[in-house]
Model confidence (mean pLDDT): 84 of 100. Small-subunit ribosomal RNA, 3' major domain from an uncultured bacterium, 467 nucleotides, folded computationally. The RNAcentral record of the full RNA draws on ENA and SILVA. It matches the Rfam family "Bacterial small subunit ribosomal RNA". Rfam links the family to the GO terms ribosome and structural constituent of ribosome.
Context: one part of a larger RNA
RNA sequence: UGACGGGGGCCCGCACAAGCAGCGGAGCGUGUGGUUUAAUUCGAUGCAAAGCGAAGAACCUUACCUGGGUUUGACAUGCAUGAAGUAGGAACCUGAAAGGGGGACGACCCGUAAAGUCGGGAACUUGCACAGGUGUUGCAUGGCUGUCGUCAGCUCGUGCCGUGAGGUGUUGGGUUAAGUCCCGCAACGAGCGCAACCCUCGUCUCGUGUUGUUUUCUCACGAGAGACUGCCCUCUAGAAAGGGGAGGAAGGUGGGGAUGACGUCAAGUCAGCAUGACCCUUACGCCCAGGGCUACACACACGCUACAAUGGGAGGGACAAAGGGUUGCCAAGCCGCGAGGCGGAGCUAAUCCCAUCAAACCCUCCCUCAGUUGGGAUUGCAGGCUGCAACUCGCCUGCAUGAACGUGGAGUUGCUAGUAACCGCAGGUCAGCACACUGCGGUGAAUACGUUCCCGGGCCUUGUACA
Numbered sequence: 001u002g003a004c005g006g007g008g009g010c011c012c013g014c015a016c017a018a019g020c021a022g023c024g025g026a027g028c029g030u031g032u033g034g035u036u037u038a039a040u041u042c043g044a045u046g047c048a049a050a051g052c053g054a055a056g057a058a059c060c061u062u063a064c065c066u067g068g069g070u071u072u073g074a075c076a077u078g079c080a081u082g083a084a085g086u087a088g089g090a091a092c093c094u095g096a097a098a099g100g101g102g103g104a105c106g107a108c109c110c111g112u113a114a115a116g117u118c119g120g121g122a123a124c125u126u127g128c129a130c131a132g133g134u135g136u137u138g139c140a141u142g143g144c145u146g147u148c149g150u151c152a153g154c155u156c157g158u159g160c161c162g163u164g165a166g167g168u169g170u171u172g173g174g175u176u177a178a179g180u181c182c183c184g185c186a187a188c189g190a191g192c193g194c195a196a197c198c199c200u201c202g203u204c205u206c207g208u209g210u211u212g213u214u215u216u217c218u219c220a221c222g223a224g225a226g227a228c229u230g231c232c233c234u235c236u237a238g239a240a241a242g243g244g245g246a247g248g249a250a251g252g253u254g255g256g257g258a259u260g261a262c263g264u265c266a267a268g269u270c271a272g273c274a275u276g277a278c279c280c281u282u283a284c285g286c287c288c289a290g291g292g293c294u295a296c297a298c299a300c301a302c303g304c305u306a307c308a309a310u311g312g313g314a315g316g317g318a319c320a321a322a323g324g325g326u327u328g329c330c331a332a333g334c335c336g337c338g339a340g341g342c343g344g345a346g347c348u349a350a351u352c353c354c355a356u357c358a359a360a361c362c363c364u365c366c367c368u369c370a371g372u373u374g375g376g377a378u379u380g381c382a383g384g385c386u387g388c389a390a391c392u393c394g395c396c397u398g399c400a401u402g403a404a405c406g407u408g409g410a411g412u413u414g415c416u417a418g419u420a421a422c423c424g425c426a427g428g429u430c431a432g433c434a435c436a437c438u439g440c441g442g443u444g445a446a447u448a449c450g451u452u453c454c455c456g457g458g459c460c461u462u463g464u465a466c467a
Stems, first nucleotide, its partner, number of pairs: 001467002003464003007461007015451002019415005026305008034296002042053002064291007073130001077129004082124001088105001092101003108121004132280002135278003141274002143269003146265001148263001153192006159168003172183003198257004203225007228251001231245004307408001311367007323354003328347002333342003374405001379400007421443007
């Protein structure tokens, strides 16, 4: 000087408390451990791994396994060599395919040249350099990322103090979300952080106005205004700030986002990419078929659906936002109980479509507390769709079947307002496949006395046999 303390003081944070909804019990989905396996590819492992890389494993992907094949290679560059019916390549044979054989037909570019031809190139053969490696090392690395933490800190120049390490500044008195600001002070200044500048939502004004609406308004796009403790009172140290009030759409950081200091964890990633070193080179490279990544006594994590009457079922009625669409979105109409099929209008989209329906919600009726008209797992049959192909291993529909489950131990998670909770919609990925993820709107709470305690953090101080 730090670090640590079941030392002290001060102060924060959904940290506790106060509340609301959950998880932990059940069934199912997904991930992981373990076990199994020819293989169940690899990585991630307290917080900060475990619906994570993966924004979508039937083939492909695919890195794994088994089997079949191939060797200048699926791909790049260079050198040498050879061949003129050369490169390419149909039928046909073999094969699961890849590959191997076969060879009808049959080229291109530049220069020379009347043409033939000759030389060179591309392509090909052979050979050599080399390619190739998701092989190892994230403890050799770059880059990127997580985390402490959006926490309020981390430093420098000069000066001063100290033999020195170093200190001072940055401590102190107040104050703030903040090393924010004020006052004081051997310090005076400055930098990276904080804040502001950026985007978005909320109010108003102006401009423009098709596809929206029909003078306007709503809306869309653009430009501005507005909020600054500006005004008043109070408190205080005539300070900074705090408390209250007015006006205002909005106050004291208006809500949300982007933005992550010096550093920590030899944190993560050699499998995104790049890259040193090492290793393989008729194989640890490459191609193909099939299988596996989907296994299942079990354990954990995150979700979905429920256990019902604030509910379930039937009929009728209402109101969004944000997105996507030409290899696409697909209307009307018709067929089908339905998934879906036929159909073909419109739309490169404020125009048409996804999507007349959003669902929760409202009205009427049935059910009357029961393993039920709750719950839907599981299984059987019959179908639909995508795709070369749904056996391993897709999604959906109809009929039948109807399991566990009657609110979940110890423990544990999220959330302070348009939030939680509940409700649906869209998008990316994608041929198909979403209970995941990323967004969007609808309905819309309860509680916070307080900081003793648990966890994490900041500042000062104290002890130390730790560095």